[in-house]
RNA sequence: GUCGGGGUAGCUCAGUUGGUGAGAGCGUAGCAUUCAUAACGCUAAGGUCGUGGGUUCGACUCCCACCCUCGACACCC
Numbered sequence: 001g002u003c004g005g006g007g008u009a010g011c012u013c014a015g016u017u018g019g020u021g022a023g024a025g026c027g028u029a030g031c032a033u034u035c036a037u038a039a040c041g042c043u044a045a046g047g048u049c050g051u052g053g054g055u056u057c058g059a060c061u062c063c064c065a066c067c068c069u070c071g072a073c074a075c076c077c
Stems, first nucleotide, its partner, number of pairs: 001073007010026004019057001028044004050066005
């Protein structure tokens, strides 16, 4: 440099023929339980869906550019 995968909660990830409210597990906080702690149970908080544009009545989802990350190939006169 070329091609491809990925970027969604603190962490690991799901989420589609574009459509009413953006989710799970773990973690965190509170409550309950216990002599106490852990485990189990209940509740809650936490997100500009990588950035910026475009298309659309409507975009995590489609299109374009860029950034980050992983992999493959190439790196020559």